[in-house]
RNA sequence: AGAGUUUGAUCCUGGCUCAGGAUGAACGCUGGCGGCAUGCUUUAACCACAUGCAAGUUGUACGGUCUCUGAAAAUUGGGGUAGUAACGAACGGGUGAGUAAUUUGCAAGAAUUGACAUUUAGGAGGUGAACAACAUUUGGAAACGAGUGCUAAUGCGCCAUAAUGCUAUAAAGUUAAAGAUACACAAUAUCGCCUAGAUACAAGCUUGCAACUGAUUAGCUUGUUGGUGAGGUAAUGGCUUACCAAGGCUUUUAUCAGUAGCUGGUCUUAGAGGAUGUACAGCCACACUGGAAAUGAGAUAUGAACAGACUCCUACGGGAGGCAGCAGUGAGGAAUCUUCCGCAAUGAGUGAAAGCUUGACGGAGCAAUGCCGCGUGGAGGAUGAAGGCCUUAGGGUUGUAAUCUCCUUUUCUCACAGAAGAAUUUUUGACGGUAUUUGAGGAAUAAGCAUCGGCUAACUUCGUGCCAGCAGCCGCGGUAAUACGAGGGAUGCAAGCGUUAUCCGGAAUUAUUGGGCGUAAAGCGUUUGUAGGCGGGCGAGUGUGUUUAAUGUUAAAUCUUAAAGCUCAACUUUGAAAUUGCGUUAAAAACUGCUUGUCUUGAGUAUGGUAGGGGUAAAGGGAAUUCCCAGUGUAGCGGUGAAAUGCGUAGAUAUUGGGAAGAACACUAAACAGCGAAGGCACUUUACUAGGCUAAUACUGACGCUGAGAAACGAAAGGUAAGGUAGCGAAACGGAUUAGAUACCCGUGUAGUCUUACCCGUAAACUAUGGACACUAAACGGUAAAUUUUUAAUUUACUGUUAAAGCUAACGCGUUAAGUGUCCCGCCUGGGGAGUAUGCUUGCAAAAGUGAAACUCAAAGGAAUUGACGGGGGCCCGCACAAGCGGUGGAGCAUGUGGUUUAAUUCGACGGUACACGAAGAACCUUACCAGGAUUUGACAUGCUAGAUAGUUGCUUGAAAGAGUAACGUGCCGUAAGGAAUCUAGACACAGGUGGUGCAUGGCUGUCGUCAGUUCGUGUUGUGAAAUGUUGGGUUAAGUCCCGCAACGAACGCAACCCUUGUCUUUAGUUAUUUUCUAAAGAGACUGCCUGUAAUAAACAGGAGGAAGGUAAGGAUGAGGUCAAGUCAUCAUGCCCCUUAUGUCCUGGGCUACACACGUGCUACAAUGGGAAAGACAAUGAGCUGCAAAUCUGUAAAUUUAAGCAAAUCUCUUAAACUUUCUCGUAGUUCGGAUUGUGGGCUGCAACUCGCCCACAUGAAGUUGGAAUCGCUAGUAAUCGCCAGUCAGCUAUAUGGCGGUGAAUCCGUUCCCGGGCCUUGCACACACCGCCCGUCACACCAUGGGAGCUGUUCACUCCUAAAGUCGUAUUUUCAACUUACAAAGAGAAAAAUGCCUAGGGAAGGUUCAGUGACUGGGGUGAAGUCGUAACAAGGUAACC
Repeated sequence: AGAGUUUGAUCCUGGCUCAGGAUGAACGCUGGCGGCAUGCUUUAACCACAUGCAAGUUGUACGGUCUCUGAAAAUUGGGGUAGUAACGAACGGGUGAGUAAUUUGCAAGAAUUGACAUUUAGGAGGUGAACAACAUUUGGAAACGAGUGCUAAUGCGCCAUAAUGCUAUAAAGUUAAAGAUACACAAUAUCGCCUAGAUACAAGCUUGCAACUGAUUAGCUUGUUGGUGAGGUAAUGGCUUACCAAGGCUUUUAUCAGUAGCUGGUCUUAGAGGAUGUACAGCCACACUGGAAAUGAGAUAUGAACAGACUCCUACGGGAGGCAGCAGUGAGGAAUCUUCCGCAAUGAGUGAAAGCUUGACGGAGCAAUGCCGCGUGGAGGAUGAAGGCCUUAGGGUUGUAAUCUCCUUUUCUCACAGAAGAAUUUUUGACGGUAUUUGAGGAAUAAGCAUCGGCUAACUUCGUGCCAGCAGCCGCGGUAAUACGAGGGAUGCAAGCGUUAUCCGGAAUUAUUGGGCGUAAAGCGUUUGUAGGCGGGCGAGUGUGUUUAAUGUUAAAUCUUAAAGCUCAACUUUGAAAUUGCGUUAAAAACUGCUUGUCUUGAGUAUGGUAGGGGUAAAGGGAAUUCCCAGUGUAGCGGUGAAAUGCGUAGAUAUUGGGAAGAACACUAAACAGCGAAGGCACUUUACUAGGCUAAUACUGACGCUGAGAAACGAAAGGUAAGGUAGCGAAACGGAUUAGAUACCCGUGUAGUCUUACCCGUAAACUAUGGACACUAAACGGUAAAUUUUUAAUUUACUGUUAAAGCUAACGCGUUAAGUGUCCCGCCUGGGGAGUAUGCUUGCAAAAGUGAAACUCAAAGGAAUUGACGGGGGCCCGCACAAGCGGUGGAGCAUGUGGUUUAAUUCGACGGUACACGAAGAACCUUACCAGGAUUUGACAUGCUAGAUAGUUGCUUGAAAGAGUAACGUGCCGUAAGGAAUCUAGACACAGGUGGUGCAUGGCUGUCGUCAGUUCGUGUUGUGAAAUGUUGGGUUAAGUCCCGCAACGAACGCAACCCUUGUCUUUAGUUAUUUUCUAAAGAGACUGCCUGUAAUAAACAGGAGGAAGGUAAGGAUGAGGUCAAGUCAUCAUGCCCCUUAUGUCCUGGGCUACACACGUGCUACAAUGGGAAAGACAAUGAGCUGCAAAUCUGUAAAUUUAAGCAAAUCUCUUAAACUUUCUCGUAGUUCGGAUUGUGGGCUGCAACUCGCCCACAUGAAGUUGGAAUCGCUAGUAAUCGCCAGUCAGCUAUAUGGCGGUGAAUCCGUUCCCGGGCCUUGCACACACCGCCCGUCACACCAUGGGAGCUGUUCACUCCUAAAGUCGUAUUUUCAACUUACAAAGAGAAAAAUGCCUAGGGAAGGUUCAGUGACUGGGGUGAAGUCGUAACAAGGUAACC
């Protein structure tokens, strides 16, 4: 410091995700030691708690009582104890519920208090009455009491004394005390007591600043704000009360609601910030819940009273309790420890002290929870062991790793010694026989976890087969997975490693530092203007901001830094720095603010001109349309792509004349012209009225800019009321179109459109560009005015175009900025959900404004690029259309395919680019299929052993394969050992597979297409993808050539070179000859020549000559790519599968089936013909397992015999159409030949399934073929025959060749199809067979409404009201003081009562939840249904 992810690729915007650090953590796997820390974060802080302990001490305050020692006793001494009394218990310890300020932090302040402590100055004289304990009686289950009687004090009361206290001041008044111990007493000493002051420390109170979110909370407040009197408090104060005034707070966010203890700090960050508040430390709050008190210096009391909830005991009458102290239990939860030791240390309480108490604290225990440190051995060691894994089988790797040799002992085990921590002369150590030290033993006791597709360091094999699974994001898995699981190996960290959760970072992704708003999210529709913010020149003063210095504070700890102490480190200690802030003091005066003086340039006013669809109102005008009346006139009109509905013989349309109505203002004159803030404004005239611009002078003297709220205006549509209504025209009706057509088209037509008054307040209200000011090159127009040098120029204002710098992601903007700067306002922060829900405001309504969340996705988006595509455009080509000729589609047959059938009908090929295709030939074989019979190292290859030559010919059996058996056979080479070939038998490696995958592949092939294209190097342009070149103007069959050009060159294609044919020459050849033929070499054609056109170019048109003329004709030749096109069944091949079978052999069957459908062909339907007879003219080819003449036989197929020929010699081989003559006469025929019967011929082991041919007989459909569709541009189509391959034979009518005869038409490019180039649009890129929208159906998810129901918060009203304070002073009672001692007074207690009030009850309201029949939309889902709305002119341009 960045990276991944939107795209075919690019740049940008923008979100999501990752790499880092951290934690009071948890979970999974694993686990040696030590040090230092940390350890209930939970709806359950207010949940419930068994048990033990956590606050006592003092006998030197007091009386009593028990006990011990010594003694006979008095007395004395020691120890304990309940009670009175004193101090403490308000500290320490816990927790974070409440609290958004009665709080906290920082800085100030005045009207206060204080036990203990320190210190100063004084004092302490008299006297009295009680109450516990105790004794006794007594109640109760208990807890706990009640009555009577006795008694002490540092307990309580009274008198005296009285200032430095208090009463404002102080004449005056008034307020105090306690003793104890030591000693026999006194004195003295010590500890106490009282009054007053001070200090320290602590507490209370007040002020300023700072401290979360929400406006879908905008107004709140009545003790409220202030005053006076009184009360109250330690103290100020509405703190309380009576009266008076009507104030106080608030957009600088009051009130309300939600959430939350605050801080030092902690985590993170470069910093600014953001998040957080565990442990340690400061403050606050709380103690089962809720009010309210007493005591006290002080109250959150481990205390007491009351109410409530809960738990426990009970003899049912009544009682007891409060772990958010330390341990511990239950419950909850992902989750958090021992019912330990000790007061030895540090502190706290008390005491004169010794001491006592202390779950504070010091320690130990548990937990890898964290941080830090150490170890699990070190050195040598190659046959690179074995084993594992991989392998190209050679090897590689694990790996110096191990074994082995030598060594060490941190750690471990055992044993000896053994602390500091103690402050203190003595005594005192929980930790602890711990840390530590020494010795002995022995490598001994000690390594895992995660990852390995990219980000991100690290790769292979096997298994699995969109399954199982992984995944932080992108994504992996559908039979060769570096992504799943396992093995090996590697990488990273290491007593830990991963995962999960959360926070910061990266994220400049809320932007102060440090972002944006034309098109990506984002400028309010426009203007006026309040608060606010900002603001011209020159002076003076001040000192608000600002700057500097000093000073106080900013607790300690932490962080940083310099050192030091534990062996190091973590940790700890000491010092420094820092604490960026606030307060006080001093100084400066530029800038800023304030006060004041002044100026004119910003702004404004006055005057003269001037342009204009600026606004409002009134009046006037003509053309057109429709309607009405009348005339003429007759059968149609109207409308459309074509029609129909409609109108019309009751007279339309058309035409003439007259009249009425409403709305809108053609052309002249309409423009990138004018005016207005925007919306908007256009016939003419008038009235009223606003603003702008310009010129020159005068005046005011900063009066300015922007503008949250607010106000005004605001197209169209819509609403209310009253009018008006010609045309147009939502809705509605009808006619068409269509599969449908609730649309587009047509005919009607209501609201509306118009006027007046009011409402609505929105638009793609757009320049998608807020307003103001200043600055920054030019050029060319237009509008208005002024000036001058007046055909023009200059200046100002407005309005346009091109463009420099600059900016921008690019497109583009560019003095009218989207440039450079300043000021102010508004708005944005991923897509969807959604401008939706809910609440509120406005509105008559429609709606408008404000405006979320749950959930869901990893994108959504902008600009530009290359393609592909378009029912976009332009140019061009092609038998593409057109013009022609002949076919197919109808019939019969042949053949292929589908389907069906079958034991099998083997397999493949399926739009074009499958279907007479693989197959240039299925009776057996082929053959891959089926049935049956056999076989297992195999039909075939290599290797080993043994035997045998190899081989040939028979016989038996069997369907054959096969099995059995007989005979003949002794080979070849040789260095004489053996070798080569073949066969048989045996064992194992292996063979074999037309089994699967053409979507794992090679090779080959088809198609676009013989279309003219496809690229590269260098240079240049662009941030880049890319572009340029290859585009443009011409031309061509052609990216063919020329010209131009930021391109210059080049490559693969085109063309040419090659073959055949056509002309000629030469040479050679022979199978009878030849100017012929054959086959070799040459010549010839190049737009070369002429004329014209074109730019004088390329080229084109015409002509000459020539056998041939503009590519002479045909062939071969197929760029880069596309279709996961075809082929694993030609062949080759990876992987998978079978191995007594999916291999191999054999016999028979099947591939030839047959209701049907399609393709490709043949023959026909006839007279341009059929039949008969006679006659003529080719070329390519093939031939020895062959072609076969001639001859014989046969009606013929063919046969018999046989010449010739390895072929210019012989044969196949008579070519046919054609010509001539005869016949048939338009008919199912003398057309047509299917089908069938009989008899033959040929091939072949074999002709039944299932061959071909011949003869005779039979003689079907068919009379030119619907929609549709195919081929062909010249020796072509059409037509006629011939040959060949395959092949024993043949299903060939097929396929490939050969020649004979031999046309018609092409105006032309509008249309159909295909293609090329340029351009345009695009939401497509698997690329239009694309993408994509909405309803409906199903499943799931979250959510809104909902008659309601349930709970809850808060405030108010009413009733009732415990305890208690403060009052009232009725009743009863009472030791101290007064007193006349009976009574009474002062005072006190209890009961009663008033106000307040916790709680309880009642009614309505409010907040927030939960739930609810039914219901609304939303989201997500597999290949559902219906249509096709959008993207191309998306087929009606789209959108607001």